[in-house]
Context: one part of a larger RNA
Molecule: large-subunit ribosomal RNA, domain II
Organism: Oligella sp. MSHR50489EDL
RNA sequence: GUCAGCGACUUACAUUCAGUGGCGAGCUUAACUGAUUAAGGCAGGCGUAGCGAAAGCGAGUUCGAAUAGAGCGCAUAGUCGCUGGAUGUAGACCCGAAACCGGAUGAUCUAUCCAUGGCCAGGUUGAAGGUGCGGUAACACGCACUGGAGGACCGAACCCACUAAUGUUGAAAAAUUAGGGGAUGAGCUGUGGAUAGGGGUGAAAGGCUAAACAAAUCCGGAAAUAGCUGGUUCUCUCCGAAAACUAUUUAGGUAGUGCCUCACGUAUGGCUGUUGGGGGUAGAGCACUGUUAUGGCUAGGGGGUCAUAGCGACUUACCAACCCAUGGCAAACUCCGAAUACCGACAAGUCGAGCGUGGGAGACAGACAGCGGGUGCUAACGUCCGUUGUCGAGAGGGAAACAACCCAGACCGCCAGCUAAGGUCCCUAAAAUUGGCUAAGUGGGAAACGAAGUGGGAAGGCAUAGACAGUCAGGAGGUUGGCUUAGAAGCAGCCACCCUUUAAAGAUAGCGUAAUAGCUCACUGAUCGAGUCGUCCUGCGCGGAAGAUGUAACGGGGCUAAGCCGGUUACCGAAGCUGCGGGCGUGAUUAAUCACGUGGUAGGAGAGCGUUCUGUAGGCCUGUGAAGGUGAGUCGAGAGGCUUGCUGGAGGUAUCAGAAGUGAGAAUGCUGAC
Numbered sequence: 001g002u003c004a005g006c007g008a009c010u011u012a013c014a015u016u017c018a019g020u021g022g023c024g025a026g027c028u029u030a031a032c033u034g035a036u037u038a039a040g041g042c043a044g045g046c047g048u049a050g051c052g053a054a055a056g057c058g059a060g061u062u063c064g065a066a067u068a069g070a071g072c073g074c075a076u077a078g079u080c081g082c083u084g085g086a087u088g089u090a091g092a093c094c095c096g097a098a099a100c101c102g103g104a105u106g107a108u109c110u111a112u113c114c115a116u117g118g119c120c121a122g123g124u125u126g127a128a129g130g131u132g133c134g135g136u137a138a139c140a141c142g143c144a145c146u147g148g149a150g151g152a153c154c155g156a157a158c159c160c161a162c163u164a165a166u167g168u169u170g171a172a173a174a175a176u177u178a179g180g181g182g183a184u185g186a187g188c189u190g191u192g193g194a195u196a197g198g199g200g201u202g203a204a205a206g207g208c209u210a211a212a213c214a215a216a217u218c219c220g221g222a223a224a225u226a227g228c229u230g231g232u233u234c235u236c237u238c239c240g241a242a243a244a245c246u247a248u249u250u251a252g253g254u255a256g257u258g259c260c261u262c263a264c265g266u267a268u269g270g271c272u273g274u275u276g277g278g279g280g281u282a283g284a285g286c287a288c289u290g291u292u293a294u295g296g297c298u299a300g301g302g303g304g305u306c307a308u309a310g311c312g313a314c315u316u317a318c319c320a321a322c323c324c325a326u327g328g329c330a331a332a333c334u335c336c337g338a339a340u341a342c343c344g345a346c347a348a349g350u351c352g353a354g355c356g357u358g359g360g361a362g363a364c365a366g367a368c369a370g371c372g373g374g375u376g377c378u379a380a381c382g383u384c385c386g387u388u389g390u391c392g393a394g395a396g397g398g399a400a401a402c403a404a405c406c407c408a409g410a411c412c413g414c415c416a417g418c419u420a421a422g423g424u425c426c427c428u429a430a431a432a433u434u435g436g437c438u439a440a441g442u443g444g445g446a447a448a449c450g451a452a453g454u455g456g457g458a459a460g461g462c463a464u465a466g467a468c469a470g471u472c473a474g475g476a477g478g479u480u481g482g483c484u485u486a487g488a489a490g491c492a493g494c495c496a497c498c499c500u501u502u503a504a505a506g507a508u509a510g511c512g513u514a515a516u517a518g519c520u521c522a523c524u525g526a527u528c529g530a531g532u533c534g535u536c537c538u539g540c541g542c543g544g545a546a547g548a549u550g551u552a553a554c555g556g557g558g559c560u561a562a563g564c565c566g567g568u569u570a571c572c573g574a575a576g577c578u579g580c581g582g583g584c585g586u587g588a589u590u591a592a593u594c595a596c597g598u599g600g601u602a603g604g605a606g607a608g609c610g611u612u613c614u615g616u617a618g619g620c621c622u623g624u625g626a627a628g629g630u631g632a633g634u635c636g637a638g639a640g641g642c643u644u645g646c647u648g649g650a651g652g653u654a655u656c657a658g659a660a661g662u663g664a665g666a667a668u669g670c671u672g673a674c
Stems, first nucleotide, its partner, number of pairs: 001674006011090013026046003032040002050057002060072004093231002096228001100221006111195009120185001122154003125150001129146006158182003162179005197213001199209003234608006244257005259362001260360007268353001269351003272347006283336001284334002289330003293326004300319002302316005366391010396407003411582004416578003422572003425557003431569007443559001449543002453540006460533003470527005476500003481495003506521001509520003583598006609663001611660005619653003628647008
């Protein structure tokens, strides 16, 4: 892991509600007695009256001065069984702690201690003391020898465990190998003994206390408790949620309310239309509160000149209130002001719509998308509200794949039809035609910004008195303007920028020179002969454009349409709609029938199937073959039923009732087998 078996809402008592039955202003017994389902037993319980804290009063009573007003009552139905739903108390649906408490058992491991024994090869160093000699006044002191101290030194046994490798389903639940430390000491060790669980022991690491210790082990309290996790077994039918508010030592729990369901009662509710309301949002506005740009006007302030004892006069590239004009901004501004929404009234149709009482819940982690906002960075598959939708609890078609997007709500069957979104070259069901656009594979990813890409539109300049482009020619004189400068002559710089001749020609727009010179330009003529020039709006394209395994930014092939914007007519396309057949539910009629409905998690309600046992059953089936096993056929909407072949070899049991150890795939479930 698989298979088989086992495996979870029970039982008692009490309360409450529904169904059902008895009796009924009453109902009923408990213990117990008893000849035992009889009968007895009325102690007790519930009901028949309430109100008040109470005294108390009483269809009333309490508050109150009240004959006021208000609260709670009064026009009656209960009670005892049985069955079911739920709750409470009990282990209370099952399994699961870490822990807590009690009593025992442990110091053969290990910690410390006590008693009594044992052990430490060999080598080294050479303390005190001593003796002799020297030395001193005497000591001190010196030298030699002797001596043999030490938590002394080196190093085996012994004890330890610092390093590395191996080992890591080991040879071993801590070892081996090679090195390492101590090795006369606070040394090591044998035997016997002592200390016991909030206790011991501890040269102290929370260490050790029998391979386990921040409180040992075993048994018991005990089915501790678990607002937590997991699991919870047959079928069909009807309805069908919530992820919110309030409160909470509350936030992943719970309670009341909202939302679901069932019963009873009642007669309203939603949608649409008409109509009547209040509002201060969107927008807009600047009349208020604030804010703000420019200009004007003009107090006040600053600066300057003059004046000055003081007063002052004139002035201004300064600042500037009020006011005026123009132009803006506001969630906490409003002279204004919608659409919606909300609250009424009336009318018709329709709808598993409303409201009240009671029984049963579940739910109180929501998610995304659109719209209106807060927060954040007008960040987030972010977060917090409002509102609508979907998912949740929703299958089907589309979006390549894709809970929350688009279409559409699956009772069952059909080798029938029509459509939706989306599509119609091939993969892949279905297509043609028409008018434009795009040349970028744009389509099939992206911004500011950039550009004689290209289509459409608008107003304008110039133009047969000849435009634009090209070509030919001119482009002059005063003058080298004045100044500056070494020089400055159109062209370093400063000032001025006139006049003349002209068809036209700047005191010069560029190149150039040391300065001149030289080459162009503006401007003009000729030539040519019809359009040309820039600006704005707009469609589709271009650049901007760098990423990590592999093309990889159309699902692919591939496409110049099979791309984009329009028009037309077809077709494909779903569990949608229709057709035909069938089942069930609800409601109408009332026999026929018709209409509507029939996705579904938590959950409510209803109807059934099967298993074991009991009665029915001293019956019925059964060696002419029971149960069980394993195939086949058949019936039923399903759980399942019936018939039958083979196997098996002795029991089984209809029907209608009753009672439950009553249904297995999941619990890291338990036991067994493989």